[in-house]
Context: one part of a larger RNA
Molecule: large-subunit ribosomal RNA, domain II
Organism: Gemmataceae bacterium
């Protein structure tokens, strides 16, 4: 992992609601223990104690269809009236119990353990061999005597080397091992705080500890066994047959509350009410301070200008009078602005109410039973937070997913279209598409040359289409070419110089068709080239600005990819118009179920669905009834099979096997249905 079996909403008592019965509704219902009888795990009878009900109100005394508050009530609260009561049964739910099942980490009580290991005590045992050579002692030397020196002897030591023994430092192997700690090769200690045997002591908040929270029988920040015990688990996982109808929530308030609850909102079922009734639509009547706008209407914010007024600062002057100012404040004038917590104003919507009502939808309200939900997500719109970030976060509002399949979007819960009862080798459409992959296409008029289409900004550009406007032009424009482009004068100043061309000031005049007190280059300064400007030549349009359409550049990232691919110059883009394809949408034909209408025939409407509510069934085991049925001429069980059911859970027949019981029908009662709980047991 697979197969088989086992495996989870129960039971008792109490309550409450519904369904269905008995007995009552002048009040009633019902017995409990017990007793008696009998056909004796029971039935029948007796038994009225008790319980519920028959009246309430008040804290109570108490009063009573009333009562309480109160001095009182025409006041208020709770009652009276409208109505039902009770006892079994069944079902839903709640409470108390382990209360759907499995699961802790833990806590407590009483015991069992020091056969492992730690420490202590008692009593024993063990340590090849080799080395070193302390004190002491003897002899000799030496001293006044010591000291001291030499030789010998001696044999000390948590001394040295190294087996047994012991320890466990390194490496390798082993790692479903040979082994739940070893093996191999090295390593440390090896007369000691050494190693070992036997006996013995003390233990669970305790022991022991040369101390590591170590060790206390492979268990230790509190051992093990049994019990309390089915501890508790707002947590995780699991929770078993079918079909039908409806169908949520991820919000609010409170919560030692935030992944849990309670109530409300939203679902469902039963009963009742409502039929312009509820939504919706229309008209009318309302309040508002949002969007916008405005601010010489407030509160604030904020820009520019003024030879307008006042004050201050700075500078000049200083005896006074004063003067200047690219400074600051206030006021005034001109102009243009900003605001969620500004408003002189002020919508659209929305909301509330009244009236009316065709279409469309079928609701809405009240009472009661049962829930689930209270982690939401993305998209559009209006906002806050953030960085006018986030597949970010918090609200409002609508949609979708959640709980929604189908078609489109290459793929893709949330986007676009569209809501799947079942069947059909029928039709029409939606979004989106119609060259091939791939179902379906052609036309007209323009645009684009960038493979733009088929990713992107500020910004940039004689790309190109269209439009508007201004200017020049046959008295000849624009571009090119030819020619001129001069004089006072080298303007003045400055300067070494300043001659159009470093800089400052001015920018006149003359001759001219025209020509700057000079556009650029250039020189040390001149010179030189050139431009403006003018004539000629040429001969038809030229130049500028603005608004649009489609393109171009801007365009660099880590495996290989910016149409799904091929490919396309239309098969791209814009506009127009006609076709077609395309879904579980709509229609056609056939069928099922539910609700409603109808006497019926029949007709109408509906049937996606998680949590969840409600309803109807299938199957398993046992019992009762039927004393009827099947069965060795073969029961149950097992294998096979082409049958039945207008859905399903399922149910037959026949064949083989099997070898002894079994079914149908109608009821009753449950240890009643398993792919899943790292489920349990067994097998493979």
């Nucleotide at each position: 992992u697979c197969c088989g079996g086992c495996g989870a909403c129960u039971u008792a008592c109490g309550g409450u609601u519904g369904c269905g019965a008995g007995c009552c509704u002048u009040u009633g219902g019902u017995u409990a223990a017990g007793c008696a009888g009998c056909g004796u795990u029971g039935c029948u009878g007796c038994g009225g104690a008790g319980c519920c009900c028959c009246a309430g109100c008040g804290a109570a005394a108490g009063c009573g269809a009333g009562u309480c508050c109160g001095a009182a009530a025409u006041g208020g609260g709770c009652g009276c009236c409208c109505c039902g009561g009770u006892u079994g049964g069944c079902a839903g739910c709640c409470g108390u119990a382990g209360a759907c099942g499995c699961g802790a980490a833990a806590c407590c009580a009483c015991g069992u353990g020091a056969a492992c290991u730690a420490c202590g005590c008692g009593u024993g045992g063990g340590c090849a061999g080799g080395a070193u050579g302390a004190a002491g002692u003897g002899g000799g030397g030496g001293u006044a005597a010591c000291a001291c020196c030499c030789c010998a002897u001696g044999g000390a030591g948590g001394u040295c080397c190294g087996a047994a023994c012991u320890c466990a430092c390194c490496a390798g192997u082993g790692u479903u091992g040979a082994a739940a700690a070893a093996c191999u090769g090295g390593g440390g200690g090896a007369u000691g705080a050494c190693c070992c045997g036997c006996g013995u002591g003390g233990a669970g908040g305790a022991u022991u500890g040369a101390a590591a929270g170590u060790a206390u029988c492979a268990u230790c920040a509190a051992a093990c066994g049994u019990g309390g015990a089915g501890a508790u688990a707002g947590c995780u996982c699991g929770u078993u047959c079918u079909c039908u109808c409806c169908g949520a929530a991820a919000u609010a308030a409170c919560u030692u509350u935030a992944g849990g609850g309670u109530u409300a909102a939203c679902g469902u079922c039963g009963g009742g009410a409502u039929c312009g009734u509820u939504g919706c639509c229309a008209a009318c009547g309302g309040g508002g301070g949002u969007a916008g706008a405005g601010c010489g209407a407030c509160u604030g914010a904020a820009u520019u200008c003024g030879a307008a007024a006042g004050g201050g600062g700075g500078c000049c002057u200083a005896c006074c009078c004063g003067g200047c100012u690219a400074c600051c404040c206030u006021u005034c004038g001109a102009a243009a602005c900003c605001a969620a917590a500004c408003u002189c104003c002020g919508a659209a919507u929305a909301c509330c109410g009244u009236u009316g009502g065709a279409c469309c939808a079928a609701g809405u309200c009240c009472c009661g039973g049962c829930a689930g939900c209270u982690a939401g997500a993305c998209g559009g719109c209006g906002c806050g937070g953030g960085a006018u970030a986030a597949g970010c976060u918090g609200c409002g509002u609508c949609g979708u997913c959640g709980a929604g399949a189908g078609g489109g979007g290459a793929a893709c819960a949330a986007c676009c279209c569209a809501g799947a009862c079942c069947g059909c080798c029928c039709g029409c459409u939606a979004a989106g598409g119609u060259c091939c992959c791939u179902a379906a296409g052609g036309c007209g008029u323009g645009c684009u040359c960038a493979g733009u289409g088929c990713g992107a900004a500020a910004g940039g550009a004689g790309g190109u289409c269209g439009g508007a406007u201004c200017c020049c032009a046959a008295c000849g424009a624009c571009a090119g070419c030819c020619a001129g482009g001069a004089u006072g004068u080298u303007g003045g100043c400055u300067u070494a110089g300043a001659a159009g061309c470093a800089g400052c000031c001015a920018c006149c005049a003359u001759u001219u068709c025209a020509a700057a007190a000079g556009u650029g280059c250039g020189u040390a300064a001149u010179a030189g080239c050139u431009u403006a400007c003018u004539g000629g030549u040429c001969g038809a349009g030229g130049g500028g600005u603005c608004c649009u359409g489609c393109g171009c550049c801007g365009a660099u990232a880590a495996u290989g990819a910016a149409c799904g691919g091929g490919a396309c110059u239309a098969a791209g883009c814009a506009c127009g118009g006609c076709a077609c394809c395309g879904a579980a949408g709509c229609g056609g034909c056939g069928g099922g179920c539910a609700g409603g209408a109808g006497c019926a025939a029949u007709c109408c409407u509906g049937c996606g669905g998680u949590a969840g509510g409600a309803g109807a069934g299938c199957g398993u085991c046992g019992c009762a009834c039927c004393a009827a049925c099947c069965a060795g001429c073969g029961a149950a069980g097992g294998g096979g099979u082409a049958c039945g059911g207008a859905c399903a859970a399922c149910g037959a027949g026949c064949c083989c096997u099997g070898g002894a019981g079994g079914a149908a029908g109608u009821g009753c009662g449950a240890g009643u249905g398993a792919u899943c709980a790292u489920g349990c047991c067994g097998g493979a």